[in-house]
Order: sequence, then C1' cells, then structure tokens
RNA sequence: AGUGUUAAAGGGUAAACCCAGCCGAAAGGUGGGGACACAAAGCCAUGGGUCUAAGGCAUUAGCUAAGACCGCCAGGCCGCCGUA
Repeated sequence: AGUGUUAAAGGGUAAACCCAGCCGAAAGGUGGGGACACAAAGCCAUGGGUCUAAGGCAUUAGCUAAGACCGCCAGGCCGCCGUA
C1' cells in the first nucleotide's frame, strides 16, 4: 500500500408555544401535546450569576431569600456507542 473478514450506533433529552376549574404569592414547577436545540441539555443548589418578593424592613421611588433557574458559568458524581 492492496485485498479479505467484520462491526456497533441508526437511539436519548426536549426550547418557544398550546392545553390543564393542576401546584405556587410570584419566579417557576408538574402532566399531556410540540421540536428550537443539545455528545452529557443525565443527577447534585457546592461556588458565582440571574429571576421572583409571600413575609419582613422602609415609606416618594424601594431593599431583602432560607423561594426559583442545572437548557447561565464553573465544580462534583454517574453514564452511552466507538474505527483506533
């Protein structure tokens, strides 16, 4: 360098939006529909960041997380296929 044999994977999650006499003060979450995207867009609130402000404080505007966001960044933990 050529030839032969020979694979695996062909799946997963699910944005916006819609529905729900749903949960929540809200942010947001849950279930169903739906696919914008994602090789960790699996899990964890550990550090930062962002959002909301019931309650509390202030009282002209406002401030505040022990609430929320892991599809904001980082970190930790666990994982799938694979020529080589």
Predicted 3D model of an 84-nucleotide RNA (c-di-GMP-I riboswitch aptamer) from a Bacillota bacterium. The coordinates come from a structure-prediction model, not an experiment, and the mean pLDDT is 84.